This is a predicted structure of a 73-nucleotide RNA (transfer RNA) from Symbiodinium sp. CCMP2592. Taxonomically the source falls in Symbiodinium (Eukaryota, Dinophyceae, Suessiales, Symbiodiniaceae). The RNAcentral record of the sequence draws on Rfam. The coordinates come from a structure-prediction model, not an experiment, and the mean pLDDT is 80. Rfam family: tRNA. By type it is a transfer RNA.
RNA sequence: GUUCCCUUAGCUCAGUGGUUAGGGCGAUGGUCUUAUGAGCCAUAGGUCGCGGGCUCAAACCCCGCAGGGAACA
Numbered sequence: 001g002u003u004c005c006c007u008u009a010g011c012u013c014a015g016u017g018g019u020u021a022g023g024g025c026g027a028u029g030g031u032c033u034u035a036u037g038a039g040c041c042a043u044a045g046g047u048c049g050c051g052g053g054c055u056c057a058a059a060c061c062c063c064g065c066a067g068g069g070a071a072c073a
Base pairs, nucleotide, nucleotide: 001072002071003070004069005068006067007066010025011024012023013022018056027043028042029041030040031039049065050064051063052062053061
């Protein structure tokens, strides 16, 4: 330099155009326990990397940028 992949909650991931963006772990509160842990219940936590475009409608499609990774040279 060329090609390709990834970026969604604190962490790890799902969601591939349509009503309110979700799971697990973690956090907080409650319950239980002599106490801690485990179990059970509840709650909080998101400009879906950034900017623009297409569309009635975008996390999802297109373009650019940024970060990370792989292959080739």